[in-house]
Predicted 3D model of a 74-nucleotide RNA (transfer RNA) from a Candidatus Omnitrophota bacterium. The source organism's lineage runs through Bacteria, Pseudomonadati and Candidatus Omnitrophota. RNAcentral holds the sequence, with entries from ENA. The prediction has a mean pLDDT of 81. Its Rfam family is "tRNA". The family's RNA type in Rfam is transfer RNA. Its family is annotated with triplet codon-amino acid adaptor activity in the Gene Ontology.
RNA sequence: GGGCAGUUAGUUCAGCUGGUUAGAAUGUCCCCUUCACAUGGGGAAGGUCACAGGUUCGAGUCCUGUACUGCCCA
Repeated sequence: GGGCAGUUAGUUCAGCUGGUUAGAAUGUCCCCUUCACAUGGGGAAGGUCACAGGUUCGAGUCCUGUACUGCCCA
């Protein structure tokens, strides 16, 4: 330098054929349960969907560029 894959909550990850409130698990905080802890139950907070632009009535999803991570080739 070229190619491929990835980037979504603090962490690990889903998100189908673009469709109207962006989710799960785990972690954090609160409440219940216990003499207390653990387990269990309930609830809450937490998101620039990497960044910028474009297409569209509508984009996490499609297109382009950039950045970063990993792998392959030279």